[in-house]
Molecule: SAM riboswitch aptamer (S box leader)
Organism: bacterium
RNA sequence: ACCACAUCCAGAGGGGUGGAGGGACUGGCCCGAAGAAACCCCGGCAACCCCCCCGCUUAGGGGAAGGUGCCAAUUCCAGCAGGUGGAGUGCCUGGGAGAUGUGAG
Numbered sequence: 001a002c003c004a005c006a007u008c009c010a011g012a013g014g015g016g017u018g019g020a021g022g023g024a025c026u027g028g029c030c031c032g033a034a035g036a037a038a039c040c041c042c043g044g045c046a047a048c049c050c051c052c053c054c055g056c057u058u059a060g061g062g063g064a065a066g067g068u069g070c071c072a073a074u075u076c077c078a079g080c081a082g083g084u085g086g087a088g089u090g091c092c093u094g095g096g097a098g099a100u101g102u103g104a105g
Base pairs, nucleotide, nucleotide: 003103004102005101006100007099008098013042014041015040016039017038021031022030023029025079026078027077028076043071044070045069048067049066050063051062052061053060075097080094081093082092083091084090
């Protein structure tokens, strides 16, 4: 890499280096010289792993030292199928893709 499961409408930014890209992909729409990516420092959010309590339980409550993750916009919106609808916009449901964690291998 591949596979399984869970979650994805909440939340949380300053500084330094750097110097033109970034938001996975495609289309759109945004962010960016009032400084993009990347790296470093400090801070924070959250609670997947983890710890404690309760408990029949994989439910529930609490914690945050450690391992990850994250800190513009719902995963920024859509992408495929169905529903609603005269139709379009819109809205709803499911899927696909992606991200993160845990496990397996």